[in-house]
Molecule: SAM riboswitch aptamer (S box leader)
Organism: Alteribacter natronophilus
RNA sequence: CUCUUAUCCAGAGUGGUGGAGGGACUGGCCCGAUGAAACCCGGCAACCUGAUUACAAGGUGCUAAUUCCUGUCUGACAGAUAUGUCAGGCAAGAUAAGAG
Numbered sequence: 001c002u003c004u005u006a007u008c009c010a011g012a013g014u015g016g017u018g019g020a021g022g023g024a025c026u027g028g029c030c031c032g033a034u035g036a037a038a039c040c041c042g043g044c045a046a047c048c049u050g051a052u053u054a055c056a057a058g059g060u061g062c063u064a065a066u067u068c069c070u071g072u073c074u075g076a077c078a079g080a081u082a083u084g085u086c087a088g089g090c091a092a093g094a095u096a097a098g099a100g
Stems, first nucleotide, its partner, number of pairs: 001100008013041001015040003021031003025071001027069002042063003047059003050055001067092001072089007
């Protein structure tokens, strides 16, 4: 990097270092000098291992907003159109476990 399977409306900081970006991408809409990313500590969770039956020891993961919303298709409704709202599927993405 590719493939398979599962999950994605719950949960988690008034901490330290740091010093301008961040929320994958598109279009939006947001977060940020009242301190972004990153790192450390803390915390949450329970996919795998362990243990052996419910602990949280080990390996990951996560810790603003539903995966922040959205993209493609179908249906319903509103609208003259453009478009919007709602519901469902797909795609894309993330994480875990396994395979190549």